[in-house]
Record summary:
Predicted 3D model of a 120-nucleotide RNA (FMN riboswitch aptamer (RFN element)) from Ligilactobacillus ruminis ATCC 27782. Its Rfam family is "FMN riboswitch aptamer (RFN element)". A reference for the family is Gelfand et al. (1999), "A conserved RNA structure element involved in the regulation of bacterial riboflavin synthesis genes", Trends Genet. NCBI's taxonomy places the organism under Bacteria, Bacilli, Lactobacillaceae, Ligilactobacillus, Ligilactobacillus ruminis. RNAcentral records the identical sequence in 2 taxa. Its mean pLDDT, the model's own confidence on a scale to 100, is 81.
RNA sequence: GUUAAUCUUCAGGGCAGGGUGAAAAUCCCGACCGGCGGUAUAGUCCGCGACUCUCUUAUUGAGAUUGAACUGGUUUGAUUCCAGUACCGACAGUUAUAGUCUGGAUGAAAGAAGAUAGGG
Numbered sequence: 001g002u003u004a005a006u007c008u009u010c011a012g013g014g015c016a017g018g019g020u021g022a023a024a025a026u027c028c029c030g031a032c033c034g035g036c037g038g039u040a041u042a043g044u045c046c047g048c049g050a051c052u053c054u055c056u057u058a059u060u061g062a063g064a065u066u067g068a069a070c071u072g073g074u075u076u077g078a079u080u081c082c083a084g085u086a087c088c089g090a091c092a093g094u095u096a097u098a099g100u101c102u103g104g105a106u107g108a109a110a111g112a113a114g115a116u117a118g119g120g
C1' cells in the first nucleotide's frame, strides 16, 4: 500500500402569529422543515434508503411502486453557488381534510465513523 472478515457506535427536521368554527398544530392567511452516496456545495439532476403493496421458506428473503425547477448571473466547470420566482412531501389515527400533531418507531435502514485480529 492492497484485499477480504468480524465487531462497536452513530445515523430526520419542521405551523410562530392570526381568521372561521361547537370542534382544526388537519380548513383559510401566514410560518417553518429538507435522510444517504455521486457530481463545483443539490428536498426538485443521477442513484439509494425509508414508507406502501405483492409473493414467500415469515421479526426472513425476493419483486413492484415511489413526489417536486425554471429563469438570469459568476465560473474552465454549478438544473448544486448568488439573485429572482415557483414547486414537492408514505401509511394509520383524529370532535374537522395533517410534509410539521399522535402512532407503528426505545423499530428498520441508505450510509458515516471507529476498533480488532488475520491472509496475500
Stems, first nucleotide, its partner, number of pairs: 002119001005116006017029003031100002033089002035048004043087002052064004069085005091103003